[in-house]
């Protein structure tokens, strides 16, 4: 230098044009318990990496950038 893949709550992770972004762990509150754990119920938490574009509508499509992973090449 070239190619491919990934980036979504504290962590993991689904969704890939249609409006309230699925779920698990963790966290908070209540129940249960002598007190906890486990279990049950409820709750909070996401400008969907950044900027621009396309569209009636973008997490999703296009372009550029940033960060990460893998492969190939070049120089020393």
């Nucleotide at each position: 230098g070239g190619g491919c893949c990934c980036a979504u709550g504290g962590c993991c992770a689904a969704g890939u044009g249609g409006a309230u972004a699925c779920g698990g762990c963790g966290c908070c509150a209540g129940g249960c318990u002598c007190c906890g754990a486990a279990c049950c119920u409820g709750g909070a938490g996401a400008u969907c990496c950044u900027g621009g574009g396309u569209u009636c509508a973008a997490u999703c499509c296009c372009c550029a950038g940033u960060g990460g992973g893998c492969c190939c090449g070049c120089c020393a």

Transfer RNA from a marine sediment metagenome, 76 nucleotides, folded computationally. It matches the Rfam family "tRNA". Rfam links the family to the GO term triplet codon-amino acid adaptor activity.